[in-house]
RNA sequence: CGUUCAUCGAGACCGGCGGAGGGAUGGGCCCUUUGAUGCCGGGGCAACCAGCGGGAGCCUUCCCGCCACGGUGCCAAAUCCUGCGGAGGGCGCGAGGCGCCUGCCGAGAGAUGGGCG
Numbered sequence: 001c002g003u004u005c006a007u008c009g010a011g012a013c014c015g016g017c018g019g020a021g022g023g024a025u026g027g028g029c030c031c032u033u034u035g036a037u038g039c040c041g042g043g044g045c046a047a048c049c050a051g052c053g054g055g056a057g058c059c060u061u062c063c064c065g066c067c068a069c070g071g072u073g074c075c076a077a078a079u080c081c082u083g084c085g086g087a088g089g090g091c092g093c094g095a096g097g098c099g100c101c102u103g104c105c106g107a108g109a110g111a112u113g114g115g116c117g
Stems, first nucleotide, its partner, number of pairs: 001117008013042005021031003025083004043075003048071002051066006079109001084106003088102006
């Protein structure tokens, strides 16, 4: 980097450096000189992998529980919301219909972890 599977409305902040943009992308809306983003140190959250115990299946595994020493991850806002498709509800406009608001389902994109290449 590609591919595949799982998850994504919970949770978790202090100090130092530094000095202008940042939240992936268009739009919206936010954060930020009361110092953001980032980097470093400490602290914490969680439990994907690993480890341990039990059960099912029977060779590919799956489920439940425990743990938090190890490999990662994470610590503004739902992945901050939205974008594409579908079926609703409400309101407005002069009909077909269109516009706005609002929750739902799916896809896409993204993030993190595991497997494979």